RNA sequence: CUUAAAACCAAGGUAAUCGCUGCCUGAGUUUACUCAGGGAGAGGAAAGUCCGAACACCAUUAAAUGAUAGUUGGUAACGCCAACCGUUGCUAGUGUGAGCUAGUAAUAGAACAAGUGCAACAGAGAAUAUUCCUUCCGCUUGCGGAUAAGGGUGAAAACGUUAGAUAAUUAGCUAACGCGUCAGUAUGGUGACAUACCGAAAGAGGUAAACUUUUAUUAGGUGCAAGACCAAGUUGGUUCCUUUAUGGAACGGGUAGGUUGCUUGAGAUGUGUAGCAAUACACAUCCUAGAUAGAUGAUUACCGCCCUUCGGGGUACAGAAUUCGGCUUAUUAGGUUUUAAGCCUU
Numbered sequence: 001c002u003u004a005a006a007a008c009c010a011a012g013g014u015a016a017u018c019g020c021u022g023c024c025u026g027a028g029u030u031u032a033c034u035c036a037g038g039g040a041g042a043g044g045a046a047a048g049u050c051c052g053a054a055c056a057c058c059a060u061u062a063a064a065u066g067a068u069a070g071u072u073g074g075u076a077a078c079g080c081c082a083a084c085c086g087u088u089g090c091u092a093g094u095g096u097g098a099g100c101u102a103g104u105a106a107u108a109g110a111a112c113a114a115g116u117g118c119a120a121c122a123g124a125g126a127a128u129a130u131u132c133c134u135u136c137c138g139c140u141u142g143c144g145g146a147u148a149a150g151g152g153u154g155a156a157a158a159c160g161u162u163a164g165a166u167a168a169u170u171a172g173c174u175a176a177c178g179c180g181u182c183a184g185u186a187u188g189g190u191g192a193c194a195u196a197c198c199g200a201a202a203g204a205g206g207u208a209a210a211c212u213u214u215u216a217u218u219a220g221g222u223g224c225a226a227g228a229c230c231a232a233g234u235u236g237g238u239u240c241c242u243u244u245a246u247g248g249a250a251c252g253g254g255u256a257g258g259u260u261g262c263u264u265g266a267g268a269u270g271u272g273u274a275g276c277a278a279u280a281c282a283c284a285u286c287c288u289a290g291a292u293a294g295a296u297g298a299u300u301a302c303c304g305c306c307c308u309u310c311g312g313g314g315u316a317c318a319g320a321a322u323u324c325g326g327c328u329u330a331u332u333a334g335g336u337u338u339u340a341a342g343c344c345u346u
Stems, first nucleotide, its partner, number of pairs: 001342009012303007020041002023038007043317001047328002050326005055223004065219005070084005085109001086107009110214002115211002117207002131148001132151002135146005159178006179203001181201001182199001184197005227260004237251005267286008304315004
């Protein structure tokens, strides 16, 4: 310098004209409208509606069913977040070797030492393994026996080094020394775990993102079209009146419609303190849409930013609907930082 990934920032500005929805002030009147002035009016995701809550009503919490799954902490809560532990991949170092150590990235990470299942293709063989090639031995020479060191298949095929036994084995078959696993003890840590010692425990597997399997924890349902209040006209209902009619009055239930829920809230910004961090606390300042089928718009000019073949072109995704905390997805014209790879120079 180029490319890629991740995190963070930002998500254009000014003026004029014409409009839209609430609010405040004043005036007018036809009392719910008009006029004038002022001020306010979408997002980082408002989205998907996937989790968790507030709030409200119904139900009373058993079964069925669903969800979650390392530890500790954070939080109102969570399936979210932070830190740590373990595991796996890659790279480097180290060891004859099985392996070990470090860095880095990923990680739905309980149980397959209860049961039932599953493993395509390839391969001789895929689960109380196997003998295709190769190799070795025997003799009756084309048959029998042996082999897991080497080759080959696969995601996966019985731990390493050395020695011994045998007709034959480059074999845990046996022995010694190791390696990993498991159990026990001790030490360290809040803990997941780690380290050391020790064991005639044992090296033959994997899969629970397989099951209507097991274990532990956990979840009642419906969503502001929740719910609360006021209530016209009309039809029917009940009661009463007298002028007995195509009569009048009252009551009560429900509907249209209206009010409320509704925006001051687990709130925003700044500073400080505590903490590795997530986050918490203290102080100061601020008020920032609340419409109801849905307002938040359009045009013009200039400026800003990016690209350019200097003519010009581009400036995303997208749009509140009771409200919050997350996750995921879309976009990022642009800017900053970090990491990785490649190339060039010294």
Predicted 3D model of a 346-nucleotide RNA (Bacterial RNase P class A) from a Candidatus Parcubacteria bacterium. A source record names the gene rnpB. It matches the Rfam family "Bacterial RNase P class A". Rfam classes the family as a ribozyme. Of the family's consensus pairs, 97% are formed in the model.